[in-house]
């Protein structure tokens, strides 16, 4: 240079046109306990805002669609192979 795979929440990571976060870990907070642990129950994406809520979010910019993590053009950056 040329191939194929990949980039998604604090992490790993499912989802492959139809609610953006399933499902594990991590965290906070409560039960329980003498007090720890280990269990168990509820929360957990950014921003802004007392709240209701609003807005933005799937590596970056386009495109196609009624509708995109999902197809399609380009970029980047990681792993791997051939030269």
């Nucleotide at each position: 240079g040329c191939c194929g795979g990949g980039g998604u929440g604090g992490u790993g990571a499912a989802a492959u046109g139809g609610u953006a976060u399933a499902c594990a870990c991590g965290a906070a907070a409560g039960a329980c306990u003498u007090a720890a642990a280990a269990u168990c129950u509820u929360u957990u994406g950014a921003u802004c805002g007392c709240a209701a809520g609003a807005u933005c979010g799937u590596g970056c910019g386009g495109g196609u669609u009624c509708g995109a993590c999902u197809c399609c053009c380009g970029c980047u950056c990681c792993c791997g192979g051939c030269a």

Background:
Transfer RNA from candidate division CPR2 bacterium GW2011_GWC2_39_10, 83 nucleotides, folded computationally. It matches the Rfam family "tRNA". Rfam classes the family as a transfer RNA. Taxonomically the source falls in candidate division CPR2 (Bacteria, Bacteria candidate phyla).